[in-house]
RNA sequence: GGGCGUGUGGCUCAGUGGAAGAGCGCUUCCCUCACACGGAAGAGGUCGCUGGUUCGAGCCCAGCCACGCCCACCA
Numbered sequence: 001g002g003g004c005g006u007g008u009g010g011c012u013c014a015g016u017g018g019a020a021g022a023g024c025g026c027u028u029c030c031c032u033c034a035c036a037c038g039g040a041a042g043a044g045g046u047c048g049c050u051g052g053u054u055c056g057a058g059c060c061c062a063g064c065c066a067c068g069c070c071c072a073c074c075a
Stems, first nucleotide, its partner, number of pairs: 001071007010024004018055001026042005048064005
């Protein structure tokens, strides 16, 4: 330098055009002498960034950024 993949709550991941979700974690309450387990409720993300397409974008297109893999170049 070229190609491919990944980027979504704190973590691991779903979501393939039409109201952003799950598990774990966290908070409060119940339970318990207390902790754990268990039960109930709740908070938390404008989806890596900037544009574009569309009535409508996490999803499609372009450019960039970060990380990973492969190839090439370089003595």

Predicted 3D model of a 75-nucleotide RNA (transfer RNA) from an Armatimonadota bacterium. The coordinates come from a structure-prediction model, not an experiment, and the mean pLDDT is 82. Its Rfam family is "tRNA". The same sequence occurs in records of 2 taxa. Lineage of the source: Bacteria > Bacillati > Armatimonadota.